[in-house]
Molecule: SAM riboswitch aptamer (S box leader)
Organism: Bacteroidota bacterium
RNA sequence: AAGUCAUCAAGAAAGGUGGAGGGAUCAGGCCCUGUGAUACCUUAGCAACCACUCAACAUUGAUUGAGAGAGGUGCUAAUUCCUGCCCCGUAAUUUACGGGGAAAGAUGAGAA
Numbered sequence: 001a002a003g004u005c006a007u008c009a010a011g012a013a014a015g016g017u018g019g020a021g022g023g024a025u026c027a028g029g030c031c032c033u034g035u036g037a038u039a040c041c042u043u044a045g046c047a048a049c050c051a052c053u054c055a056a057c058a059u060u061g062a063u064u065g066a067g068a069g070a071g072g073u074g075c076u077a078a079u080u081c082c083u084g085c086c087c088c089g090u091a092a093u094u095u096a097c098g099g100g101g102a103a104a105g106a107u108g109a110g111a112a
Base pairs, nucleotide, nucleotide: 004109005108006107007106008105013043014042015041016040017039021032022031023030026084027083028082029081044076045075046074049072050071052067053066054065055064056063057061080104085101086100087099088098089097090096091095
């Protein structure tokens, strides 16, 4: 690296640099953006995956519950912005709406 496991409806912005597109990719939609976006830096914040503290156990663990926020990551427009593939339901008809799943993606984690 591939693969595995968990989570993805909540939460959290100011300043500076910079100067054109950006929201992962392709398509469609929708949205953000010279009232300066995306990105980068600083500070602040959010959260609680790991680490930490306490407790539990037919299963001693990728376990469960509680806590704290000084450590390692992460995150701080819109559900991962929405849809795309499959299944189900409703409306009456290749469409719309609703639900579930998959795929893709993001983040974290440990073993060999």